[in-house]
RNA sequence: UGUCGUUGCGGCGAUGGUGUCCGCCGAGACGCAAAGCGUCUGAACUGCCCGGAUCGGGCUGAUGGCCCCUGGACUGCU
Numbered sequence: 001u002g003u004c005g006u007u008g009c010g011g012c013g014a015u016g017g018u019g020u021c022c023g024c025c026g027a028g029a030c031g032c033a034a035a036g037c038g039u040c041u042g043a044a045c046u047g048c049c050c051g052g053a054u055c056g057g058g059c060u061g062a063u064g065g066c067c068c069c070u071g072g073a074c075u076g077c078u
Stems, first nucleotide, its partner, number of pairs: 009026005016069002019066003027041006047059005
């Protein structure tokens, strides 16, 4: 210095939040005297169906999974 593995940490998983589990991604540059902080960029991510498919039309769901909270819609009761 490079690669692999493990651990820790951060981010992401079609509209909000806590907990828990699962999956995926993880870098680079610049500024400040420095610890560190800040800025920009990148990765994971950005649903399904149909058609004449770079466009038009239709559909499901506040979850990646589960419990709960919050918001919205419908129905019934008080």
This is a predicted structure of a 78-nucleotide RNA (Fluoride riboswitch aptamer (crcB RNA motif)) from a Chloroflexota bacterium. The organism belongs to Chloroflexota, within Bacteria. Rfam family: Fluoride riboswitch aptamer (crcB RNA motif). Gene Ontology terms of the family: response to fluoride and positive regulation of gene expression.